[in-house]
Context: one part of a larger RNA
RNA sequence: CGCUGGCGGCGUGCUUAACACAUGCAAGUCGAACGAGGGUUAUUGGAGAGCUUGCUCGAAGGUAACCCGAGUGGCGGACGGGUGAGUAACGCGUGAGCAAUCUGUCUCACACAGGGGGAUAACGCAUCGAAAGAUGUGCUAAUACCGCAUGAGACCACGGAAGGACAUCCUUCAGAGGUCAAAGGAGGAAUCCGGUGUGAGGUGGGCUCGCGUCUGAUUAGAUAGUUGGUGAGGUAACGGCUCACCAAGUCAACGAUCAGUAGCCGACCUGAGAGGGUGAUCGGCCACAUUGGGACUGAGACACGGCCCAGACUCCUACGGGAGGCAGCAGUGGGGAAUAUUGGGCAAUGGGCGCAAGCCUGACCCAGCAACGCCGCGUGAGGGAAGAAGGUUUUCGGAUUGUAAACCUCUGUCCUGUAUGAAGAGGAGAAGACGGUAGUACAGGAGGAAGCCCCGGCUAACUACGUGCCAGCAGCCGCGGUAAUACGUAGGGGGCGAGCGUUGUCC
Numbered sequence: 001c002g003c004u005g006g007c008g009g010c011g012u013g014c015u016u017a018a019c020a021c022a023u024g025c026a027a028g029u030c031g032a033a034c035g036a037g038g039g040u041u042a043u044u045g046g047a048g049a050g051c052u053u054g055c056u057c058g059a060a061g062g063u064a065a066c067c068c069g070a071g072u073g074g075c076g077g078a079c080g081g082g083u084g085a086g087u088a089a090c091g092c093g094u095g096a097g098c099a100a101u102c103u104g105u106c107u108c109a110c111a112c113a114g115g116g117g118g119a120u121a122a123c124g125c126a127u128c129g130a131a132a133g134a135u136g137u138g139c140u141a142a143u144a145c146c147g148c149a150u151g152a153g154a155c156c157a158c159g160g161a162a163g164g165a166c167a168u169c170c171u172u173c174a175g176a177g178g179u180c181a182a183a184g185g186a187g188g189a190a191u192c193c194g195g196u197g198u199g200a201g202g203u204g205g206g207c208u209c210g211c212g213u214c215u216g217a218u219u220a221g222a223u224a225g226u227u228g229g230u231g232a233g234g235u236a237a238c239g240g241c242u243c244a245c246c247a248a249g250u251c252a253a254c255g256a257u258c259a260g261u262a263g264c265c266g267a268c269c270u271g272a273g274a275g276g277g278u279g280a281u282c283g284g285c286c287a288c289a290u291u292g293g294g295a296c297u298g299a300g301a302c303a304c305g306g307c308c309c310a311g312a313c314u315c316c317u318a319c320g321g322g323a324g325g326c327a328g329c330a331g332u333g334g335g336g337a338a339u340a341u342u343g344g345g346c347a348a349u350g351g352g353c354g355c356a357a358g359c360c361u362g363a364c365c366c367a368g369c370a371a372c373g374c375c376g377c378g379u380g381a382g383g384g385a386a387g388a389a390g391g392u393u394u395u396c397g398g399a400u401u402g403u404a405a406a407c408c409u410c411u412g413u414c415c416u417g418u419a420u421g422a423a424g425a426g427g428a429g430a431a432g433a434c435g436g437u438a439g440u441a442c443a444g445g446a447g448g449a450a451g452c453c454c455c456g457g458c459u460a461a462c463u464a465c466g467u468g469c470c471a472g473c474a475g476c477c478g479c480g481g482u483a484a485u486a487c488g489u490a491g492g493g494g495g496c497g498a499g500c501g502u503u504g505u506c507c
Base pairs, nucleotide, nucleotide: 001501002500003499006377007376008375009374010373011372012370013369014335019333020332021331023330024329025328028075029074030073033072034071037068038067039066040065041064042063043062044061048057049056050055051054082288083287084286091213092212093211094210095209096208097207098206101205102204106201107200108199109198110197111196112195114148116146117145123138124137125136126135127134128133154179155178156177158175160173161172162171163170164169184193185192186191214260215259216258221251222250223249226248227247228246229245230244231243232242233241263285264284265283266282267278268277269276270275290311291310292309293308294307313324314323315322316321341367343366344365345364349363350361351360352359353358380410381409382408383407390401391400392399393398414448415444416443417442418441419440420439424434451496452495453494454493455492456477457476458475462491463490464489465488466487472479473478
């Protein structure tokens, strides 16, 4: 792709344009760090108003509780999710090394937290701008920021002793000098959650090396920070990583350089194995996030849903200027032989924040669509010869379809209806998207469920008619020119079966 198609379970689903994207969602959270604002309720308050002059209505303000959305601050946005463009490389795999290294949160241990200061957003006022947004001025808080004090087995420089090693060196001990800390919050309290310094552990990284890792010689030379040294800078750290100077080296037929192709592996397919092929799903590592470059913050990024610059593209504009990035989940256009829903839920598992309650979570769990794959089940079972009728064939006797049908007796998987109805939610309670699902019971009735390819040999399966080298078949050999088991149709048969054939690709 063609024909056909009943059900269920478990999986899988843009191999092409790393093409462009409308719309929604995908990273927030903490009021137990902080100040201000607003709302609701309760209570208090009483300016004032009404008049039946002692009653009713009732603004501002105060207190308490709860809530709301901005802002400062903290933690998290470096995880999780996607893609395979680039990369032939210490990228990956495997085995070592770091006496050259970092590590927020977590665990353990020890020690400490004294006393001060100045700001700033929010907010008010004013101004500019179409908008995005910006500016000035005034006020205010903190676990925000900054001095001072204290201070060590921390760091820096110094000299002494002991021990060890792998070249530079490493470890330990006592000494004297210098430098550097901190923050509070909740509670009636107990106490809990935090803070600072140091050491150890854990986890996660960084770096170095041995070996392995496609094709081409119709690519034979390549290289100037290039190779090494000295010194300096830089980095968590080694190093031409960078710089100054000095030397002229370094790689290469055991294939350098160049060109092409390609993410790598666990694995997967095939095969008796050795091998050959592949790198979808799942797991590990790497790289990328419109293209190119750059740094900031931070324990960690040179950061997919952060920032800046440049380019292309799209959109808004009052033409001055602005906004954007689906290779997240759905979805759209396009490309293509070809690949799904703008679904439900945080119930479970896991993650972020929070003391917690909880909030967020297109991770995830589910549902939808697709015979795309694997597996299971069904489309009835038993009896039934007058071997019915019909079909086909015939030597006209018959043979075959064929126990097949009819008919009789049953069953109820699936199906339909009704009722009931989970586990998944481990410790007391609550909490189920899936789902009124699975399952169970009863009832109904064989009722609703079979096709596709082939039949010359290879290769299981044969006759009749039509056609007449025509029409056609065909994987190879080859069939067809008047009796074609090879074309077309029919009957019969063979194979597989909710699939069967074909094509492409790998073994």

RNAcentral holds the full RNA, with entries from ENA and SILVA. The part of an RNA shown here (small-subunit ribosomal RNA, 5' domain) has 507 nucleotides and comes from an uncultured bacterium.